Transfer RNA from Gouania willdenowi, 72 nucleotides, folded computationally.
RNA sequence: GGGGAUGUACCUCAGUGGUAGAGUGCAUGCUUAGCAUGCAUGAAGCCCCAGGUUCAAUCCAUGGCAUCUCCA
Numbered sequence: 001g002g003g004g005a006u007g008u009a010c011c012u013c014a015g016u017g018g019u020a021g022a023g024u025g026c027a028u029g030c031u032u033a034g035c036a037u038g039c040a041u042g043a044a045g046c047c048c049c050a051g052g053u054u055c056a057a058u059c060c061a062u063g064g065c066a067u068c069u070c071c072a
Stems, first nucleotide, its partner, number of pairs: 001071007011023003018055001026042005048064003052060001
């Protein structure tokens, strides 16, 4: 320098053109003499950025940025 992949909750990851879920972690309550386990509830996300297409974009296309990987 060129090709490819990925970017969504603290972390690991789903997801689909009609404004989003799980596990884990966190907080509160119940249970216990107490801790752990278990159960219930809750908070945490304008889905990397910008501007396009569309009635409507996390999703489609473009250009950037970051990370990983292959070639030289």

It matches the Rfam family "tRNA". Rfam classes the family as a transfer RNA.